RNA sequence: GGCGGAGUAGCUCAGUUGGCUAGAGCAUUCGGUUCAUACCCGACAGGUCGCUGGUUCAAAUCCUGCCUCCGCUA
Numbered sequence: 001g002g003c004g005g006a007g008u009a010g011c012u013c014a015g016u017u018g019g020c021u022a023g024a025g026c027a028u029u030c031g032g033u034u035c036a037u038a039c040c041c042g043a044c045a046g047g048u049c050g051c052u053g054g055u056u057c058a059a060a061u062c063c064u065g066c067c068u069c070c071g072c073u074a
Base pairs, nucleotide, nucleotide: 001073002072003071004070005069006068007067010026011025012024013023019057029043030042031041032040050066051065053063054062
């Protein structure tokens, strides 16, 4: 240099042939339980869906460009 894959909550990830309010587990916080701690149970909070532009009534999802990471290849 060429080709391919990935980027969504603090962490690990799902999310589809574009559609209603963006989700799960773990972690944090609060509560319950306990003499107390842990385990366990419940609840809250936490997201400009990597950035940018475009298509569309409507984009995490489709298209252009860019950034970061991984793999293959020369």

This is a predicted structure of a 74-nucleotide RNA (transfer RNA) from a Clostridia bacterium. Its Rfam family is "tRNA". Gene Ontology term of the family: triplet codon-amino acid adaptor activity. By type it is a transfer RNA.